Predicted 3D model of a 327-nucleotide part of an RNA (large-subunit ribosomal RNA, domain IV) from Edaphocola flava. The coordinates come from a structure-prediction model, not an experiment, and the mean pLDDT is 87. The source organism's lineage runs through Bacteria, Pseudomonadati, Chitinophagales, Chitinophagaceae and Edaphocola. It matches the Rfam family "Bacterial large subunit ribosomal RNA".

Context: one part of a larger RNA
RNA sequence: CCGUGGAGAAGGAACUAGGCAAAUUAACGCUGUAACUUCGGGAUAAAGCGUACCAUAGCGAUAUGGUCACAGUAAAAUGGUGCAACCAACUGUUUAGCAAAAACACAGGGCCCUGCCAAAUCGAAAGAUGACGUAUAGAGCCUGAUACCUGCCCGGUGCUGGAAGGUUAAGGAAGCUUGUCAACCGUAAGGUGAAGCUUGCGACUGAAGCCCCAGUAAACGGCGGCCGUAACUAUAACGGUCCUAAGGUAGCGAAAUUCCUUGUCGGGUAAGUUCCGACCUGCACGAAUGGUAGAAUGAGUUGCACACUGUCUCCUCCACGAGCCCG
Numbered sequence: 001c002c003g004u005g006g007a008g009a010a011g012g013a014a015c016u017a018g019g020c021a022a023a024u025u026a027a028c029g030c031u032g033u034a035a036c037u038u039c040g041g042g043a044u045a046a047a048g049c050g051u052a053c054c055a056u057a058g059c060g061a062u063a064u065g066g067u068c069a070c071a072g073u074a075a076a077a078u079g080g081u082g083c084a085a086c087c088a089a090c091u092g093u094u095u096a097g098c099a100a101a102a103a104c105a106c107a108g109g110g111c112c113c114u115g116c117c118a119a120a121u122c123g124a125a126a127g128a129u130g131a132c133g134u135a136u137a138g139a140g141c142c143u144g145a146u147a148c149c150u151g152c153c154c155g156g157u158g159c160u161g162g163a164a165g166g167u168u169a170a171g172g173a174a175g176c177u178u179g180u181c182a183a184c185c186g187u188a189a190g191g192u193g194a195a196g197c198u199u200g201c202g203a204c205u206g207a208a209g210c211c212c213c214a215g216u217a218a219a220c221g222g223c224g225g226c227c228g229u230a231a232c233u234a235u236a237a238c239g240g241u242c243c244u245a246a247g248g249u250a251g252c253g254a255a256a257u258u259c260c261u262u263g264u265c266g267g268g269u270a271a272g273u274u275c276c277g278a279c280c281u282g283c284a285c286g287a288a289u290g291g292u293a294g295a296a297u298g299a300g301u302u303g304c305a306c307a308c309u310g311u312c313u314c315c316u317c318c319a320c321g322a323g324c325c326c327g
């Protein structure tokens, strides 16, 4: 010097990214217990007090009297507490070996498919799962307890339905056509060329799909701009105009979302880029890609306070074990 324990004057988070670590608290009995709340909770809230041993009485809890100490849950085991905010309702699950969470799941909600040899899935098939189930069932997708709610847009994409018209494959096919060849013509070269077979073209016919017409957003998704206007000023309930499928409703809002930004005001501090309450100018919230509220819960995230402390001011000492030195 290092490791693991132990003690510490005065101060008490000044340490630090952050009270990380440590300390505090602790058991049992009694008293007592706030906001809020889904009336169950919150709650061991908080905050206080008691606790040994002996004798007597009692089955006992305990009561009365007495004894000792600074100290009686005498060791060990054994909650620190409170006030707020965010997220997720909750118990649960997860990156075996850097992430336990706000991620996943969840009960609850919704949409869509499926009438049974079901849909869906595996398989080349047989066959199997679904299910020895039958729409109060099964599959898929989204949301995620509860409460209050869930606005407008079907133009695009998707899905569902429709079938008049357009387009349209294989196939069919009237007709046309290529080659070959009997036969015929020609002295020859060659020419014409029926039937059959054969080559190519082909009017016309020809389903779904697409075009087309509707519906559908808890389907994928989307939810404007400019100008003017009130008897101070400012602002604009109001008006005009352009565009759109429709122009963001309720609620929330510098937010896990706010660039400018340490926005502005208020609170807390002597001093606060964090935090809390407001405002709204929302770069770029917003309604099951759910919106807002919200008790309880959380090894979650953030801010503050009390208690407590060697985290620190500022370090010191002790014990044990290494290292190191000597043998």
Stems, first nucleotide, its partner, number of pairs: 002321007010313002014311001019308001027051005036041001038145001052067006068072001080306007087298002092104002108143004113138002120129003146293004151223003156220002158216005165211003171205002175201002179197002183192003224242005251285001252282001263279005